[in-house]
RNA sequence: CCCUUAGAGUUUGAUUCUGGCUCAGGACGAACGCUGGCGGCGUGCCUAACACAUGCAAGUCGAACGGAGAUUUUUGGAGCUUGCUCUGGAAAUCUUAGUGGCGGACGGGUGAGUAACGCGUGAGUAACCUGCCUUUCAGAGGGGAAUAACAAUCUGAAAAGAUUGCUAAUACCGCAUAAUGUACAGUUGUCGCAUGGCAGCAGUACCAAAGGAGCAAUCCGCUGAGAGAUGGACUCGCGUCCGAUUAACUAGUUGGUGAGGUAACGGCUCACCAAGGUGACGAUCGGUAGCCGGACUGAGAGGUUGAACGGCCACAUUGGGACUGAGACACGGCCCAGACUCCUACGGGAGGCAGCAGUGGGGGAUAUUGCACAAUGGGGGGAACCCUGAUGCAGCAACGCCGCGUGUGGGAAGAAGGUUUUCGGAUUGUAAACCACUGUUCUUAGCGAAGAAAGAAAUGACGGUAACUAAGAAGAAAGCUCCGGCUAACUACGUGCCAGCAGCCGCGGUAAUACGUAGGGAGCGAGCGUUGUCCGGAUUUACUGGGUGUAAAGGGUGCGUAGGCGGGCCCUCAAGUCAGACGUGAAAGCCAUAGGCUCAACCUGUGAAUUGCGUUUGAAACUGAGGGUCUUGAGUGAAGUAGAGGUAGGCGGAAUUCCCGGUGUAGCGGUGAAAUGCGUAGAGAUCGGGAGGAACACCAGUGGCGAAGGCGGCUUACUGGACUGUAACUGACGCUGAGGCGCGAAAGUGUGGGGAGCAAACAGGAUUAGAUACCCUGGUAGUCCACGCCGUAAACGAUGAGUACUAGGUGUCGGGGGUUACCCCCCUCGGUGCCGCAGCUAACGCAUUAAGUACUCCGCCUGGGGAGUACGCUCGCAAGAGUGAAACUCAAAGGAAUUGACGGGGACCCGCACAAGUAGCGGAGCAUGUGGUUUAAUUCGACGCAACGCGAAGAACCUUACCAAGGCUUGACAUUGAAUGACCACUUCAGAGAUGGAGCUUUCCUUUCGGGGACAUGAAAACAGGUGGUGCAUGGCUGUCGUCAGCUCGUGUCGUGAGAUGUUGGGUUAAGUCCCGCAACGAGCGCAACCCCUAUCCUAUGUUACCAGCGGGUAAUGCCGGGGACUCAUAGGAGACUGCCAAGGACAACUUGGAGGAAGGCGGGGAUGACGUCAAGUCAUCAUGCCCCUUAUGUCUUGGGCUACACACGUACUACAAUGGUCGGCAACAGAGGGAAGCGAAGCCGUGAGGCAGAGCAAACCCCAGAAACCCGAUCUCAGUUCGGAUUGCAGGCUGCAACUCGCCUGCAUGAAGUCGGAAUCGCUAGUAAUCGCAGGUCAGCAUACUGCGGUGAAUACGUUCCCGGGCCUUGCACUCACCGCCCGUCA
Repeated sequence: CCCUUAGAGUUUGAUUCUGGCUCAGGACGAACGCUGGCGGCGUGCCUAACACAUGCAAGUCGAACGGAGAUUUUUGGAGCUUGCUCUGGAAAUCUUAGUGGCGGACGGGUGAGUAACGCGUGAGUAACCUGCCUUUCAGAGGGGAAUAACAAUCUGAAAAGAUUGCUAAUACCGCAUAAUGUACAGUUGUCGCAUGGCAGCAGUACCAAAGGAGCAAUCCGCUGAGAGAUGGACUCGCGUCCGAUUAACUAGUUGGUGAGGUAACGGCUCACCAAGGUGACGAUCGGUAGCCGGACUGAGAGGUUGAACGGCCACAUUGGGACUGAGACACGGCCCAGACUCCUACGGGAGGCAGCAGUGGGGGAUAUUGCACAAUGGGGGGAACCCUGAUGCAGCAACGCCGCGUGUGGGAAGAAGGUUUUCGGAUUGUAAACCACUGUUCUUAGCGAAGAAAGAAAUGACGGUAACUAAGAAGAAAGCUCCGGCUAACUACGUGCCAGCAGCCGCGGUAAUACGUAGGGAGCGAGCGUUGUCCGGAUUUACUGGGUGUAAAGGGUGCGUAGGCGGGCCCUCAAGUCAGACGUGAAAGCCAUAGGCUCAACCUGUGAAUUGCGUUUGAAACUGAGGGUCUUGAGUGAAGUAGAGGUAGGCGGAAUUCCCGGUGUAGCGGUGAAAUGCGUAGAGAUCGGGAGGAACACCAGUGGCGAAGGCGGCUUACUGGACUGUAACUGACGCUGAGGCGCGAAAGUGUGGGGAGCAAACAGGAUUAGAUACCCUGGUAGUCCACGCCGUAAACGAUGAGUACUAGGUGUCGGGGGUUACCCCCCUCGGUGCCGCAGCUAACGCAUUAAGUACUCCGCCUGGGGAGUACGCUCGCAAGAGUGAAACUCAAAGGAAUUGACGGGGACCCGCACAAGUAGCGGAGCAUGUGGUUUAAUUCGACGCAACGCGAAGAACCUUACCAAGGCUUGACAUUGAAUGACCACUUCAGAGAUGGAGCUUUCCUUUCGGGGACAUGAAAACAGGUGGUGCAUGGCUGUCGUCAGCUCGUGUCGUGAGAUGUUGGGUUAAGUCCCGCAACGAGCGCAACCCCUAUCCUAUGUUACCAGCGGGUAAUGCCGGGGACUCAUAGGAGACUGCCAAGGACAACUUGGAGGAAGGCGGGGAUGACGUCAAGUCAUCAUGCCCCUUAUGUCUUGGGCUACACACGUACUACAAUGGUCGGCAACAGAGGGAAGCGAAGCCGUGAGGCAGAGCAAACCCCAGAAACCCGAUCUCAGUUCGGAUUGCAGGCUGCAACUCGCCUGCAUGAAGUCGGAAUCGCUAGUAAUCGCAGGUCAGCAUACUGCGGUGAAUACGUUCCCGGGCCUUGCACUCACCGCCCGUCA
């Protein structure tokens, strides 16, 4: 200088932090699932260092030697068949059992052991060896004795061996010669850190040898010595895993002297002597493991790993041992022992694949009993050559990396088919078909290498391989995983918490983008997924790079050892530190660059790098070491001060209890209320006296002292520490502190005392469902003292100690100084509190007494549970304490803060919420609804308030949805529809009816005369139909909180954020109503107002309403003329606004009182219901998605049922009577309504319901229609009655096809329960409650229900403690499905 660093999901209603879990990446000697065209280069028992059949893997040299055999030549002898056989000699060639030499210590395999100088790195050997090789010097004279082979004999099953005899050598042994060798005692020079080394001189002693080939030259060998090279051996510094629940280990142990041994040093071995040596910087012990270059990962630092290739080590069936040799304590050598296998004649023998193949076994899993020595390399040989499972090649395996291909270009009718659909389309999709090309790969044929070192010849396993050429043919070559988020990619169907998926969160309970399938899509691609392991992400062990008030985490506290860290100045050294140079850091690998295979993987060259270690030369700031000096850190002295600091002794008063005595009498005591208990044997109360123990009121205070625990009457003695001022002394003496040693509340424990009160355990009484508790009466350990032990606490400021620095303000305790002299006041030191800035913090908060800014040291933490548990060890009399895991299990556990909900939390306020009243319900009878039961069916829905006289404003048929029976099947109803012209109605028969049969009758409107329209029938097919399911798929509508006063938004501000503010606060209101204040300013939906009714007045109008005045008329009546005054009606206005006065209040809002007024502070009532809550209600009003039925879950009909009845509940009605009943009188007085398939008058009949009759009225006209309570009088006289009316009998009436199941009403008769209602509980605050009647809707008929209307017309409210509900503020919270929450234990 350049390059380099990524996050996401998951705790919550939401937020932030802490914190774990999980994922995306890369890698692999891999395995498994599905699939599979070719080539190149690599790799391939990770498990049983388990056992091994068979073959091969180490031999070679005849130019060391004697033989033996074969062949050829030659020369003898014998026999004869004269060219053959046998037997000798010589020569040559070939083979090789034995002797001998060299090599079998290399190459190849494996990783069992090993925590070690084993390995790595760097040094050392002055303490060493080294065959073959290179080089130098010198030499090889002369002898000897054996022994295999061989022969003979013998033993043995075999393996093998014994005896006798013969023989050779480069086999073996003396002798000679010999130093530069070795040893001994000397000496000179020189060098070294020491022991000592090197070179030289002279003396004594000792030690060598082998030959072979060749005609020869010469070559190969031999002996002694020096040097080199190579290879090895030993020593040392540094580095090298986990465990302290392994803390002590060690007798050859540590050292010395001497000896032995070794190539060599050394306790390596031995004798003697000494008593050492190692260890908290982790010895010893236990576990695990070959080490490294490197490999994987990572930004790096690191972490993990040690297959293949390379270096080192160790091992060769297990253990031990040596021999030979230059080299071994020896993989394919020997001996012994063990285990195993094999042979055996049972006497005895043989064997070692962790060499290459291969077999069995183990295992999830890992290859051919291949070819060749052509190349490279190794052994032997002079060489030819021989040997070589080293090696080179081939075979098998997608096991990995790399490369190539499975076609290319056109091609829209956007084909068919598939999928989907809102039925229009969309998509698969230029994809296919079709047309035109190409030939990588493939097939066939031809040609055909390099690898050979080479120069004449010969020699290639691979291999007729690679490469090249020609021809043929799109022909033979695509799969796997995924598609909810993370994470690229979506629909349909099936399934229905089932089947299943899942890496985490999590999906699936009838509309699943998450399961299965299909279509489509995404990713990678001869592979793709899964599993396993490692690194990463994880700053989640934090060196780089974390924390510890509340999330996990400060030791209970002090003293102090080791260790770590440490004030100012000067000088020196150079260990740390920094810089340069040199050596080393093997090769391969990584990186850069260049080259070779067509590219790449792969291979090759060069460079860089290898951050390390060592040597050396410098520098001297900092740390360190040595020396000197200083006073500010620390300490000492002398002078003062405050204090519940500690230990021991003495003393004091109040109170409790007990004892004695006096007075005195019936209770005391205790509680929410009681009881147990004490008391007439005299308690309690009160007075006096005495005993004993414990604790010290007031003072007393976020006051004081102490390290902490802790310390409180007064006084004496002893004693520790602190503070202030002074500045005489020492001169860094300091800080922290692992282990260690002390102290250490309460409880507990041991021994001995003591014991008043209190009080675990225990007893009794209460409370309670229970009450092993809370309350009460008693009461023992204990509490107290002395001496021991224990050693823990929410031992807390949940905050380790020390030093320095960093705004202030205000209290208080102990000193000092200034001023004043008297308090204030100012300055300062030390302690102890509060508030607060910067800063910090996740926030809360901390803030000179830090949780700020820095430094030093110590303790501790690393998800929750299991668990502070188990085991082990230590301590303890015991109780127990200290130290302190794992299996397993979860995806969270947690901190702080936020919104809400909740609280038998708090403050304030409201409501017929309580209270004060009044009338009821709950008891009776009956009506009605519901549950339950029953039934063929008793259709369905509604279930706390907010279901239950509710849907239903009215089930005999119908309604009707239910049941039984009988019918219909394009249908009772809708649309399209060929064809037809009727259908309907009427009569009759069968039938329970629907329905079926017969008869009778028979189209209409319009027209341009073609037709069109309406209606009806109607084959076939689409379809109709469903009060079938799901209100938890929905719309709409409704209930409820609640007519409660709330619910929100924009901008701004505050907060990391969720959020907050506004909307809180002070007043006030019915009200988030209004005023004031305020980091808020405004706005919206709600409140109020606007609308309707009602209370007063005015104006206009004036019939069907009204009638004051005028007139007429009647028995009587606005009956008539008329009137427009009044009432009333219909319209339109006025009026009320705290407008006026007074007081209070902040001069506000507003409140209280008053005036005037019909009405006064919202005049009364209605309509009006914010954001939302309850998966509230309704699929049966209606609408509607999906599912289901289709000769039925549709539709028609008859009959039945919804009306049942041991029972339970809700809501009403009528009563129980005298404030009453009955009878009579008085036509006493309303309002609001309804009326044509209607209301129905007068009149007449009937006791009555009602009937006959029909005037009038589509209504301010007529009718329903008599209002009733009330009032006047009579009677009843407190009884189951002259109360009450149920039930029942008889006789009737009305509606209606039809009153049996199952309607209403009337008359007569009958005359039940019931004498005011237990626990509990509901409504109502004024024209209200209560009481009285009237009307309407529904409706043929049926009202005690519902909705309205008026008449008469009260009582009470002190007040907000309590119950219920609500509003606002605040507080707590482990709740947020929100207290009907959450959650603990036991049992199943």
The prediction has a mean pLDDT of 84. Predicted 3D model of a 1388-nucleotide RNA (small-subunit ribosomal RNA) from an uncultured bacterium. Its Rfam family is "Bacterial small subunit ribosomal RNA". Its family is annotated with ribosome and structural constituent of ribosome in the Gene Ontology. The literature on the family includes a 2001 paper in Science by Yusupov et al., "Crystal structure of the ribosome at 5.5 A resolution".